[in-house]
RNA sequence: GCCCCAGUAGUCUAGUGGCCUAGGAUCCGAGCCUGUCGAGCUCGGGACCCGGGUUCAAAUCCCGGCUGGGGCG
Numbered sequence: 001g002c003c004c005c006a007g008u009a010g011u012c013u014a015g016u017g018g019c020c021u022a023g024g025a026u027c028c029g030a031g032c033c034u035g036u037c038g039a040g041c042u043c044g045g046g047a048c049c050c051g052g053g054u055u056c057a058a059a060u061c062c063c064g065g066c067u068g069g070g071g072c073g
Stems, first nucleotide, its partner, number of pairs: 001072007010026004018056001027045006049065005
């Protein structure tokens, strides 16, 4: 330098155009429970890497960029 793959809460991850005000686990906060801690239960908080395009509608499709991983030279 070229090619391929990936990027979603603090962390891991589901999602493949509308059913999703983006779900789950973990984490954090509050409460219940408990002799105490832990475990468990309930409630709450928190995310689509950036810019542009296509579309009535984009986390999802397309282009460019950035970051990470892999391959070739």
The RNA shown here (transfer RNA) has 73 nucleotides and comes from a Candidatus Aenigmatarchaeota archaeon. It matches the Rfam family "tRNA". By type it is a transfer RNA. RNAcentral records the identical sequence in 5 taxa. The prediction has a mean pLDDT of 80.